[in-house]
RNA sequence: GAGUUUGAUCCUGGCUCAGAUUGAACGCUGGCGGUAUGCCUUACACAUGCAAGUCGAACGGUAGAGGGGCAACCCUUGAGAGUGGCGAACGGGUGAGUAAUACAUCGGAACGUGCCCAGUCGUGGGGGAUAACGUAGCGUAAGCUACGCUAAUACCGCAUACGACCUGAGGGUGAAAGCGGGGGAUCGCAAGACCUCGCGCGAUUGGAGCGGCCGAUGGCAGAUUAGGUAGUUGGUGGGGUAAAGGCCUACCAAGCCUGCGAUCUGUAGCUGGUCUGAGAGGACGACCAGCCACACUGGGACUGAGACACGGCCCAGACUCCUACGGGAGGCAGCAGUGGGGAAUUUUGGACAAUGGGCGAAAGCCUGAUCCAGCCAUACCGCGUGCGGGAAGAAGGCCUUCGGGUUGUAAACCGCUUUUGUCAGGGAAGAAAUCUUCUGGGCUAAUACCUCGGGAGGAUGGCGGUACCUGAAGAAUAAGCACCGGCUAACUACGUGCCAGCAGCCGCGGUAAUACGUAGGGUGCAAGCGUUAAUCGGAAUUACUGGGCGUAAAGCGUGCGCAGGCGGUUCCAUAAGACAGAUGUGAAAUCCCCGGGCUCAACCUGGGAACUGCAUUUGUGACUGUGGAGCUAGAGUACGGUAGAGGGGGAUGGAAUUCCGCGUGUAGCAGUGAAAUGCGUAGAUAUGCGGAGGAACACCAAUGGCGAAGGCAAUCCCCUGGACCUGUACUGACGCUCAUGCACGAAAGCGUGGGGAGCAAACAGGAUUAGAUACCCUGGUAGUCCACGCCCUAAACGAUGUCAACUGGUUGUUGGGAGGGUUUCUUCUCAGUAACGAAGCUAACGCGUGAAGUUGACCGCCUGGGGAGUACGGCCGCAAGGUUGAAACUCAAAGGAAUUGACGGGGACCCGCACAAGCGGUGGAUGAUGUGGUUUAAUUCGAUGCAACGCGAAAAACCUUACCUACCCUUGACAUGGCAGGAAUCCCGCAGAGAUGUGGGAGUGCUCGAAAGAGAACCUGCACACAGGUGCUGCAUGGCCGUCGUCAGCUCGUGCCGUGAGGUGUCGGCUUAAGUGCCAUAACGAGCGCAACCCUGAUUGUUAGUUGCUAGCAGGUCAAGCUGAGGACUCUAACAAGACUGCCGGCGUAAGCUGUGAGGAAGGUUGGGAUGACGUCAAAUCAGCACGGCCCUUACAUCCGGGGCUACACACGUGUUACAAUGGGUGGGACAAAGGGCAGCUACUUAGCGAUAAGAUGCUAAUCUCCAAACCCACUCCCAGUUCGGAUCGAAGUCUGCAACCCGACUUCGUGAAGCUGGAUUCGCUAGUAAUCGCGCAUCAGCCAUGGCGCGGUGAAUACGUUCCCGGGCCUUGUACACACCGCCCGUCAAGCCAUGGGAGCCGGGAGUACCUGAAGUACGUAACCGUUAAGGAUCGUCCUAGGGUAAUACUAGUGACUGGGGCUAAGUCGUAACAAGGUAACCA
Repeated sequence: GAGUUUGAUCCUGGCUCAGAUUGAACGCUGGCGGUAUGCCUUACACAUGCAAGUCGAACGGUAGAGGGGCAACCCUUGAGAGUGGCGAACGGGUGAGUAAUACAUCGGAACGUGCCCAGUCGUGGGGGAUAACGUAGCGUAAGCUACGCUAAUACCGCAUACGACCUGAGGGUGAAAGCGGGGGAUCGCAAGACCUCGCGCGAUUGGAGCGGCCGAUGGCAGAUUAGGUAGUUGGUGGGGUAAAGGCCUACCAAGCCUGCGAUCUGUAGCUGGUCUGAGAGGACGACCAGCCACACUGGGACUGAGACACGGCCCAGACUCCUACGGGAGGCAGCAGUGGGGAAUUUUGGACAAUGGGCGAAAGCCUGAUCCAGCCAUACCGCGUGCGGGAAGAAGGCCUUCGGGUUGUAAACCGCUUUUGUCAGGGAAGAAAUCUUCUGGGCUAAUACCUCGGGAGGAUGGCGGUACCUGAAGAAUAAGCACCGGCUAACUACGUGCCAGCAGCCGCGGUAAUACGUAGGGUGCAAGCGUUAAUCGGAAUUACUGGGCGUAAAGCGUGCGCAGGCGGUUCCAUAAGACAGAUGUGAAAUCCCCGGGCUCAACCUGGGAACUGCAUUUGUGACUGUGGAGCUAGAGUACGGUAGAGGGGGAUGGAAUUCCGCGUGUAGCAGUGAAAUGCGUAGAUAUGCGGAGGAACACCAAUGGCGAAGGCAAUCCCCUGGACCUGUACUGACGCUCAUGCACGAAAGCGUGGGGAGCAAACAGGAUUAGAUACCCUGGUAGUCCACGCCCUAAACGAUGUCAACUGGUUGUUGGGAGGGUUUCUUCUCAGUAACGAAGCUAACGCGUGAAGUUGACCGCCUGGGGAGUACGGCCGCAAGGUUGAAACUCAAAGGAAUUGACGGGGACCCGCACAAGCGGUGGAUGAUGUGGUUUAAUUCGAUGCAACGCGAAAAACCUUACCUACCCUUGACAUGGCAGGAAUCCCGCAGAGAUGUGGGAGUGCUCGAAAGAGAACCUGCACACAGGUGCUGCAUGGCCGUCGUCAGCUCGUGCCGUGAGGUGUCGGCUUAAGUGCCAUAACGAGCGCAACCCUGAUUGUUAGUUGCUAGCAGGUCAAGCUGAGGACUCUAACAAGACUGCCGGCGUAAGCUGUGAGGAAGGUUGGGAUGACGUCAAAUCAGCACGGCCCUUACAUCCGGGGCUACACACGUGUUACAAUGGGUGGGACAAAGGGCAGCUACUUAGCGAUAAGAUGCUAAUCUCCAAACCCACUCCCAGUUCGGAUCGAAGUCUGCAACCCGACUUCGUGAAGCUGGAUUCGCUAGUAAUCGCGCAUCAGCCAUGGCGCGGUGAAUACGUUCCCGGGCCUUGUACACACCGCCCGUCAAGCCAUGGGAGCCGGGAGUACCUGAAGUACGUAACCGUUAAGGAUCGUCCUAGGGUAAUACUAGUGACUGGGGCUAAGUCGUAACAAGGUAACCA
């Protein structure tokens, strides 16, 4: 920096990612080289080999080999064993222990020191042994014993003593070792003496380096570890050590450490440094380097300069091995290696050539230190896997909109190069010292020897024939891994279908997955790439740098106050802090800078800087500190006033409730939503009088007062704390805050004793309810009250710690003071208490001189949600419980404020046939129709609350038809293209249910052309591209459409406000059918909607006058606009007019409202229609059509016969006819509109009871025709299952049609079912409406139409009103809802899984304490035995003590029947506690 809480926003806050890193591991892959690294786990156990020896120039002696010699023997060389010396305390390994006997840094004084360096002095003279060896013996072995021989630089004395040490200052004590080389003179028989050189030895002084000791400072966690300590702290004497010291001991004293964290527990080697980070920090301590510790576990000493000793010793323990069972041996945390453990870490390699170490005079020997090689991509660095050209943009792959795109100049092909690899040849540096020789110094008597330089020569190489160089052939030998939804660079196809799987977080997957798997392509890195683990970073997410605490986590309930922290003002001194300079130190390596060497780099290397630190020292005197002297502004005291429910105690008072007594009085009272329980005829309630008792104090009373908080209220008295104000005097910083501590601390609760009127947990009863352990009611006990003692918690809240300073104002109120004026009043000021608000602050809300502003001081607290304020432990409590206070596990959120919606059994306003007022229906019956269900071979499919159900369907007998059954066909019933043939077409026969199959016949057309022939259309055959699908997905879609709703809303631009989501506009007042308009207004305008424009009906005019009309004129008929004629009327159909609150009155600012107002055919939207904003419902439709994807292709396509969609126990919806007299029947009479008509409507005539039939006429329609009923008049019926009602059934017919069996309509005659107005419920309708009456049309051969769409005829009732039901609109409010209340969400129970507490206990671990026992060993003591004596030894004892045992204790790990709660899980069960007034407001104790 990003992702992730939300519908969106801002904030808080956690989780996650991108970076760097690693002693890594795992997966896939793997060409080379260089340089590094490589058991992090079991300090687990170890087979085998090697890792520390060397010296013959310390010693005795010697196998063997070579040479000489007759031989003895001699010379040279010399293994092994032994005595002796030095080394073995280094080097190498590991990190168990250790929180300080360690480490780092800086200091210190009381020490030691082999080898090395420098100085001084010595090195004389003796002695006795003992290994080896020999002999003998024991033992399996390891090993041991006895006797005898022998040497030394082994051992012991004597002498000497420059230093040294001791001292009583006189003195005393204590050493030594020789070996080698050479040799002139002298001596000697010889050995040799002697001299000299070198090495060694003894004493001593100093040095260097190394080591031991002491101090200060620094670096982990836990207080759920608060007290620890008896050699403990100090002193004196003594001892001990190399050395100071309780290091040890005796005595004396009682100290010492600790809140600046003792003690205890856990963890841990420390450092230079490493990783990360801008830094400050954080984490780590592999490799390299310094220190420490350890060496199977524990203890111990010996030797030595040095050890309490990795490859030494003794003892104990565990383990392993050998054994003849008597006894012995061993210690890889050296190098390799083995087993085991583990995710995991190498060869039982070469060499001492170099560097270094040990021994040696040296040669040299030893050296798993070291140098090399081997293994491993473990890390870092470097190189390569070719380079240039090459478009027919090949083939193949993948995708595709079928055009193409991409892989891709990539390949092929042509040319070039040769790093690496292969082969061949050459071939280093690392190696010069030692050595030989020449020469110059030193030593010396010396040209020997030795030593220091110079020159020359020769030898020595593990790596290794390696690095490197040259040549040859030849693109030849060499690319993978991860990722591609966002974060995060990179996309398509197929497969899969909440499956398989992915996932770091958010999250993908339920049939079109850029998220799974595969492929193509792409991106990133590259001999590696990913994953996992781990650290830092990002994380300002522990905040020193650099955070917070009103509501997000967070101010202790309140005060007092010790320690601590901080502290007014002036002067002087000081120099602890501070600042500046200097010196020492801060190992090397590392990091950084500048150079150098490997071809570069990594790597190596020279120099510098740095190491921010510590110590010492010099200076300064501002600031802090300290000491001293002052001051008065902070703080306090005295004097004078004031207000107050401040606290404690005592006394008194009236009203009310209840109870008791007496009286009056009678049937109820009480209670509730309604009731009941309860009280009352034994006299209640009511009322009068009297009495008892307890508790609380109406009015005053207030946003008022007092108190630290909790809290405090009748009146009076006593005691008492604090505050405020004014002025003067005094003290002189006495102050602020406060961990631990102490005190107070509502209510409830506890203990003891009182008291008890009212109220009232528990409890009882009555209701309510599905239940009701509640809400409501009637009762009622603790308690509430008092005294004393506990408890110590509250949403103890201003959710705001205390103190101080500073920073605009306005208004109210309480208590003081001052001034002015005085009747009321007014101005200023101090201290409180409220409201509003500037700047500023805040995420916002809000705070705002009483701060949440700007600062200072001190304290407390927070660090994601849950688990949990829980568990365990401690402390407190009589108990209840309080306080302190975790973890495992689990989630990716939890949360704050504000916004927009939605919702509320929240509020305000308004509208609608929403209710109400009415009229008629539904629900009951029959039948019709649709649906569900059932049935079926099939009963095709779709539509399903309103908004499916007389719906798609404005016509299912066949067809339709999609379904079922049976029979067929396969380029197909239908389209386009190719080839071949033929006109097409028509007729007939046979088979078949038909489709179809088969045979025969007729026929030769159109265009061009002279003809041949070609072409168009059509038919047939063949082969392929393809056709076809009412198959799936309406949740992939287009289009169309339903609904909210003809509801009045939905938005935009600019501006303004807000961090932002958003708001404003669009809100407010009035008004409207309306976001319709007016006024007001940080808004001003605009758009889609509303309205209007459109159609139609109602009025009039003008024009026109046939097919319509007929008043007047004429003709004419039985009659008739029948004819001439006419345009007056009706009408037709085109154009106009008209209505706009325009006028008047009232009200109103206006908009507008109102009026039986005027006028008018019509009056306030004139009636009706068309017209449907942004959007909602993944609403409906893939079967109307179109269309993506998927699926079928001799079938899921096509054709055809038959059947089905018409089934039927049942349920529902819609509509029909009725139940009758406002009616039925019969007869007669009258009046429409709109629409249809040639495969048609049909006048008229005839036949038939009739449906209809036969004949016939007019009309392609204002011409002809279909064509009315209710109504009116008259008669009849007389309240009944009827002269109502017509279902059902029987018979006979008509019509349509290939065909009425399943399955048509109609007619006639007969039959005559249910039904007497319909439960709960529910629907429509506000005027030409409801109701009622008929007519027409589409579809259609016919029709199941009682349906749908239209038309006219007759023609009502009612609306007080908006409380309620339903739906809707606007404003506001609450919200834990946003899939939006059909929301969210809580707890028990049941099931599964997980971690955890308790738990009778069980089993371990490390501790301390007490007692017993006690090895080895030091020290001390020691009569017998050894030593002829002695020194001494053996032995025994004492102290200490590892280990072992016993006992009680605390701590801690594991486990445990059972048990407690917790968390997470699928759509389980019961309720509904919370969120809205959540339906009883919620919440805290």
Small-subunit ribosomal RNA from an uncultured bacterium, 1485 nucleotides, folded computationally. The RNAcentral record of the sequence draws on ENA and SILVA. The prediction has a mean pLDDT of 85.